[in-house]
About this RNA
Model confidence (mean pLDDT): 81 of 100. Transfer RNA from an uncultured bacterium, 76 nucleotides, folded computationally. It was read from a public genome assembly. Its Rfam family is "tRNA". About the family: Transfer RNA (tRNA) molecules are approximately 80 nucleotides in length. Its family is annotated with triplet codon-amino acid adaptor activity in the Gene Ontology.
RNA sequence: GCGCCUGUAGCCUAAUGGACAAGGCAUCUGACUUCGGAUCAGAAGAUUGCAGGUUCGAGUCCUGCCAGGCGCGCCA
Numbered sequence: 001g002c003g004c005c006u007g008u009a010g011c012c013u014a015a016u017g018g019a020c021a022a023g024g025c026a027u028c029u030g031a032c033u034u035c036g037g038a039u040c041a042g043a044a045g046a047u048u049g050c051a052g053g054u055u056c057g058a059g060u061c062c063u064g065c066c067a068g069g070c071g072c073g074c075c076a
Base pairs, nucleotide, nucleotide: 001072002071003070004069005068006067007066010025011024012023013022018056027043028042029041030040031039049065050064051063052062053061
């Protein structure tokens, strides 16, 4: 340099182009407990990597860029 794959909450993973992006762990609050843990109830937490495009409508499709991974190639 070229090709392919991946990027969604602090972490892990969903969502057939169709209403307000769903779940688990973790966090916070309350209940329970002598305390902690476990358990139960509830709450908060997302510019879906960035910028554009297509569409009535994009996490999803297209283009460019960024980051990571894999493979190939060039120089030495």